Notes:
A computed fold for a 426-nucleotide RNA from Candidatus Laterigemmans baculatus, annotated as Bacterial RNase P class A. Its Rfam family is "Bacterial RNase P class A". Rfam classes the family as a ribozyme. Its mean pLDDT, the model's own confidence on a scale to 100, is 76.
RNA sequence: GUUCGGGGCGGCGCGUCGCUUGGCGCCAGCGGGACGGGAGGAAAGUCCGGGCACCACAGGACAGGGUGGUCGGUAACGCCGACCAGCCGCGAGGCUAGGGAAAGUGCAACAGAGAGCAGACCGCCGAACGGUCUCGAAGCCCGGUUUCCGCUCGCCGGGAACCGAUCGCUUCUCGAGAUGCGUGGUAAGGGUGAAACGGUGCGGUAAGAGCGCACCAGCGGUCGGGGUGACUCGAUCGGCUCGGUAAACCCCACCCGGUGCAAGACCAAACAGGGAGGAUGAGGCGGUCCGUCUCGCUCGACUCCCGGGUAGGUCGCACGAGGCAGCGGGCAAUCGCUGCCCUAGAUAAAUGAUUGCCGCUUGCGGCAGUGAAUCCAUUUUCGCUGCCGCGGGUUACAGAACCCGGCUUACCAGCCCCGCUCGCCC
Repeated sequence: GUUCGGGGCGGCGCGUCGCUUGGCGCCAGCGGGACGGGAGGAAAGUCCGGGCACCACAGGACAGGGUGGUCGGUAACGCCGACCAGCCGCGAGGCUAGGGAAAGUGCAACAGAGAGCAGACCGCCGAACGGUCUCGAAGCCCGGUUUCCGCUCGCCGGGAACCGAUCGCUUCUCGAGAUGCGUGGUAAGGGUGAAACGGUGCGGUAAGAGCGCACCAGCGGUCGGGGUGACUCGAUCGGCUCGGUAAACCCCACCCGGUGCAAGACCAAACAGGGAGGAUGAGGCGGUCCGUCUCGCUCGACUCCCGGGUAGGUCGCACGAGGCAGCGGGCAAUCGCUGCCCUAGAUAAAUGAUUGCCGCUUGCGGCAGUGAAUCCAUUUUCGCUGCCGCGGGUUACAGAACCCGGCUUACCAGCCCCGCUCGCCC
């Protein structure tokens, strides 16, 4: 100098004019005086958690809903912090709907033989059998001898044994070889697919396969070390290894009364009825059940339907799980102690305008100082700090309405801090 990552601060101040509000004086009243305050980091979303209020109390179960690693923080949380595991990144760092698939059900198009305890498409195999082919032995055919049987009694026919000849044949017999044609074996190789029931190598086999072995991965057991824990490191043994998906249903663990400031409290104003249900009744406690409580039963509590009248004001309403500063504990979130402070409260809804000055920031120019490089010398260039002059900006997103702690979303006039990658100089 560049590139990226993680955080923090901040969204002017004074004056003038205008608006509004707090308490304290003044005024019969209208009003007015001095002093003090007046929109955010998200006020948005209404997504979580509460404070507070009411439902007499707020019990149990089911349904329903929420969360999902561990340990801390907090009033609490679905939030925050640290750590663990997995994944992404060269890295600083980032992400995670992070319990269970061996309780069950479901789903995964198409392709493919086969998609979970499956499967043979192309292949491989001659070990087991069969077929076919080749070769050889042997046998047959041919001649002779011997013998048996038959008959139409001839050296006619058939069978067997032996000898010889021969290069023709293979029915019967045997052997060898070939051939994946059939029965069969196989899942190592190839193919399909996002994914195919561990990986590499060696042995073994007819060919193969954890079939066996070595090393590894996974799973399970035992032992030891570290850690509060999730978990992790190491040693050893074993079977050879039954996938994915729960942000699908589901199972497991833990948590959850309801309604909400239009909550609620008080003062004021006004009021005309009619009908229905009703004792095994009505009502409250969320949706249901149990349980419990209140009222009521000789015309009655309560509920529902139609219809009429009134609706003005005060409080709630800002002293809080409050803010700021210092010190201490803790890796941190955050907690403790001490001191100081009071910081909008409207109700059709105020908080504005001005550029007069200043602050902050930025561009250009000048001056001074300083550092580095350069230059024969005079010098030149760049950076930083301060001052002066002339300009620009002070915004974007966007406005309180009971309050607080978070998350999510929107946005940048700007400034600051820490770290990463790459390059260069010293």
The source organism's lineage runs through Bacteria, Pseudomonadati, Planctomycetia, Pirellulales and Candidatus Laterigemmans.